Molecule: SAM riboswitch aptamer (S box leader)
Organism: Anaerolineales bacterium
RNA sequence: CUCUUAUCCAGAGAGGCUGAGGGAACGGCCCUGUGACGCCUCGGCAACCUGAUAUACAUUAAGGUGCCAACUCCGACAGAAGGAUAGCAAUAUCCGUUUAACUGGAAGAUGAGAG
Numbered sequence: 001c002u003c004u005u006a007u008c009c010a011g012a013g014a015g016g017c018u019g020a021g022g023g024a025a026c027g028g029c030c031c032u033g034u035g036a037c038g039c040c041u042c043g044g045c046a047a048c049c050u051g052a053u054a055u056a057c058a059u060u061a062a063g064g065u066g067c068c069a070a071c072u073c074c075g076a077c078a079g080a081a082g083g084a085u086a087g088c089a090a091u092a093u094c095c096g097u098u099u100a101a102c103u104g105g106a107a108g109a110u111g112a113g114a115g
Base pairs, nucleotide, nucleotide: 001115002114003113004112005111006110007109008108013042014041015040016039017038021031022030023029026075027074028073043068044067045066048064049063050062051060052059053058072107077104078103079102082095083094084093085092086091
């Protein structure tokens, strides 16, 4: 880097160094000299893998990762809100507004496995 698979509405910050950007990318909207990003120390969250207890569910949190602004910050693509007709109904067909609830997808992140 590629593939497979699971999860993504919960949770969890202080200090030090540095000094202007950051939230993946596009559009928004945000965070930021009351100090961003990054690095270090300590702390915490969680429970994917291993371990321990256990038939298992599960529990634990020792080890390997991960994470600690905002739902993956929101949207993006499709369906769809709503209306009309047909139908007992399920439903079907047609019209159709808006970054608007919801669902699915795409993309992304993380774990585990494989190449």